[in-house]
RNAcentral holds the full RNA, with entries from ENA and SILVA. Small-subunit ribosomal RNA, 3' major domain from an uncultured marine eukaryote, 481 nucleotides, folded computationally. Its mean pLDDT, the model's own confidence on a scale to 100, is 81.
Context: one part of a larger RNA
RNA sequence: UGACGGGGGCCUGCACUAGCGGUGGAGUAUGUGGCUUAAUUCGAUGCAACGCGAAGAACCUUACCUGGCCUUGACAUGUAGUGGACUGGGUGCGAAAUCACCCUUUUCUUCGGAACUGCUACACAGGUGCUGCAUGGCUGUCGUCAGCUCGUGUCGUGAGAUGUUGGGUUAAGUCCCGCAACGAGCGCAACCCCCGUGUCCUGUUGCCACCCGGAAGAGAAUCCGGAGCACUCUGGACAGACUGCCUGGUUUCAACCAGGAGGAAGGUGGGGAUGACGUCAAGUCAGUAUGGCCCUUACGGCCAGGGCUGCACACGUACUACAAUGCCUAGUACAAUGGGACGCAAGACCGCGAGGUGGAGCAAAUCCCCAAAACUAGGCUCAGUUCAGAUUGUAGGCUGCAACUCGCCUACAUGAAGGAGGAAUCGCUAGUAAUGCCGUAUCAGCUACGACGGCGUGAAUACGUUCCCAGGCCUUGUACA
Repeated sequence: UGACGGGGGCCUGCACUAGCGGUGGAGUAUGUGGCUUAAUUCGAUGCAACGCGAAGAACCUUACCUGGCCUUGACAUGUAGUGGACUGGGUGCGAAAUCACCCUUUUCUUCGGAACUGCUACACAGGUGCUGCAUGGCUGUCGUCAGCUCGUGUCGUGAGAUGUUGGGUUAAGUCCCGCAACGAGCGCAACCCCCGUGUCCUGUUGCCACCCGGAAGAGAAUCCGGAGCACUCUGGACAGACUGCCUGGUUUCAACCAGGAGGAAGGUGGGGAUGACGUCAAGUCAGUAUGGCCCUUACGGCCAGGGCUGCACACGUACUACAAUGCCUAGUACAAUGGGACGCAAGACCGCGAGGUGGAGCAAAUCCCCAAAACUAGGCUCAGUUCAGAUUGUAGGCUGCAACUCGCCUACAUGAAGGAGGAAUCGCUAGUAAUGCCGUAUCAGCUACGACGGCGUGAAUACGUUCCCAGGCCUUGUACA
């Protein structure tokens, strides 16, 4: 100087408390361990691995296993030799890869050759083989915590100290005051993006208040066209919030704190992006790159089939429930983000349904995908039930060469566990939790109940900091570095 302490002081955080909803019990989905296996490819392992790499394992992917094949090779460059093919079509063996056979078949030229390409030979290719403890790059984590340092000066023999400590204050090493320090850098904050208010501009594909015409109608309401850009909206510019104003507190007449006015918004307005010096020899050689080592008729390459989906069991993360604030039936209302041409697909018709036929419109503010909870009416009356839906059988639909291993969906039948979950444990402070639905990427299809977004409905509680956990600053002890 650090680190540590079941030392001290001050402070912060959904850390505790107060609340709300869960997990742990059940069934299923998914990941992992273990076991099994010819193989169940590999990696990730406290927080910070375990719905993780994987934004899609039937073949492919695929790296694994078994079997059948190839050896200058599926791919690149070069050299030497040799040839004119390569390709396309057909036949045969075969699981295919491949192999064999038949037909077809080069271009330019200054005739030296050149281009392209097959074969032979050689340099070499190739390796998801090892080492993340040889590395780059990227990432996680402490932590969006408020810290981490430097120049000059001063002090100290020196390591080093000071500055950065102290008194206040803040979300903040934020700011003020003081001070042998004076300044500066990386962080904080601001500058960036979205949301919230207003003004101006904009007017189609958006809008429809006023006006005109028409349709039908007793009228109102409605629809169509014109006219229009008021309004909503689209997307650009600007304004607006700064403790600016007032009162009080502290009092150093500072920083700041409490309250108020006005305001759409008030003290960081809400959210995002942004992650200092460093820590964990943290993670990744399987994303790519890359040193070294290793394989080279194989640890490389092609193909078929299988496996990654196995199942006594254990754990994590989710979904669905156990019901009446519910379930069922009928009716009826209101979104946003997004996506659409090998695409999205309306109205209509067929089918109980999944779906099918057909195809208007739309490269889209124009057309399509397109809501559910809520609300209204009726039924159920506390039961393993009109709860719950696992499992299984049958019949179908869709994608795709192909759904046996091993896809999703539908109908009918079946109708398991489950009566609110022990010890323990997680998330959340407001448009949040909880709850309802929708969209997208990947993608032929799909294991999506996942991930990432969007909108609807919409709470309760926080006295406070004694305790648990984590962290920051000062101080103290130390036989630790």